[in-house]
The part of an RNA shown here (small-subunit ribosomal RNA, central domain) has 344 nucleotides and comes from Neptunitalea chrysea. NCBI's taxonomy places the organism under Bacteria, Pseudomonadati, Bacteroidota, Flavobacteriaceae, Neptunitalea. The coordinates come from a structure-prediction model, not an experiment, and the mean pLDDT is 89.

Context: one part of a larger RNA
RNA sequence: UUGGGUUUAAAGGGUCCGUAGGCGGAUUAUUAAGUCAGGGGUGAAAGUUUGCAGCUCAACUGUAAAAUUGCCUUUGAUACUGAUAGUCUUGAAUGGUUAGGAAGUGGUUAGAAUAUGUAGUGUAGCGGUGAAAUGCAUAGAUAUUACAUAGAAUACCAAUUGCGAAGGCAGAUCACUACUAACUGAUUGACGCUGAUGGACGAAAGCGUGGGGAGCGAACAGGAUUAGAUACCCUGGUAGUCCACGCCGUAAACGAUGGAUACUAGCUGUUCGGCGCAAGCUGAGUGGCUAAGCGAAAGUGAUAAGUAUCCCACCUGGGGAGUACGUUCGCAAGAAUGAAACUC
Numbered sequence: 001u002u003g004g005g006u007u008u009a010a011a012g013g014g015u016c017c018g019u020a021g022g023c024g025g026a027u028u029a030u031u032a033a034g035u036c037a038g039g040g041g042u043g044a045a046a047g048u049u050u051g052c053a054g055c056u057c058a059a060c061u062g063u064a065a066a067a068u069u070g071c072c073u074u075u076g077a078u079a080c081u082g083a084u085a086g087u088c089u090u091g092a093a094u095g096g097u098u099a100g101g102a103a104g105u106g107g108u109u110a111g112a113a114u115a116u117g118u119a120g121u122g123u124a125g126c127g128g129u130g131a132a133a134u135g136c137a138u139a140g141a142u143a144u145u146a147c148a149u150a151g152a153a154u155a156c157c158a159a160u161u162g163c164g165a166a167g168g169c170a171g172a173u174c175a176c177u178a179c180u181a182a183c184u185g186a187u188u189g190a191c192g193c194u195g196a197u198g199g200a201c202g203a204a205a206g207c208g209u210g211g212g213g214a215g216c217g218a219a220c221a222g223g224a225u226u227a228g229a230u231a232c233c234c235u236g237g238u239a240g241u242c243c244a245c246g247c248c249g250u251a252a253a254c255g256a257u258g259g260a261u262a263c264u265a266g267c268u269g270u271u272c273g274g275c276g277c278a279a280g281c282u283g284a285g286u287g288g289c290u291a292a293g294c295g296a297a298a299g300u301g302a303u304a305a306g307u308a309u310c311c312c313a314c315c316u317g318g319g320g321a322g323u324a325c326g327u328u329c330g331c332a333a334g335a336a337u338g339a340a341a342c343u344c
Base pairs, nucleotide, nucleotide: 003316004315005314006313007298008297012312014201015200016199017198021194022193023192025088026087027086028085029084030083031082033081034080035077036076037075038074039073040072041071042070048066049065050064051063052062053061054060091191092188093187094186095184096183097182098181099180100179103177104176105175106174107173108172109171110154114150115149116148117147118146119145120144121143125136126135162169163168206247207246208245209244210243211242215241216240220236221235222234223233258311259310260309261308262307263306266289267288268287269286270285271284272283273282274281275280293300294299317344318343319342326337327336328335329334
């Protein structure tokens, strides 16, 4: 390289949008570029292969043929692919109707809890642990009552529930925005799928500027434990956690399973629709169990890891190493790309 693979053995890009490219529904006509058939030209010689011949054999040499898988040209074929011109509706999209949801952005607002402050009652402890101590408290704590202030998070409902491309999203309400499904079959008429480069989004932590700071809490301090204890436990506590704007661009970003389409037995929950008086049927999701099949097995099994097609990404023994060097990006932290020597 070919091939074979990518849930768990190496291997699916974090997710989506989309450029080039690749691939692409039904049908009619034309064309004849690809494709196929025939003819012609060319494809030097040597070499190669085969037959025959010559040196006593062989190597070697001569001769004839083949091969030279290619290119050019010409005459035809027209199923498939392409091109051109038309038509179609089932793919796709649009409209209409009915619904759905913790989808997003911004505003307003609620109650419980916590902390703090002020005032009242009240007196000697509180707190914490395996046990303690540090700590708080007669300058009146803890407890309790009233009022006030602050920030953060939203008990119950709550669920293999729902929504979102993923990350993720949960008190209530308003405004704006997006999405999905079913039904309808009104409109367009293949407008589709995938997607290198590229773009956008992207948990937590971290960074910059300005706010905010109740609780929690890296670092840090103290108390314990212990042989030691730079820990686990306790008392405190800064950054951070929150908001606005701007960076970072990574995660076991996981279903460790790329996307799209079609097909292939069933049973049983559940969410949202449609039809039906009901039984139930049906569409789209989301779970469990299983047939065939697949799989090294675990398992998977219409939400495939089955049967096929199309496109992209990635893998090719372990270590060295996701390192070095270079380059790009970043304020930095670092990220992305990504070897070799050597060694087993």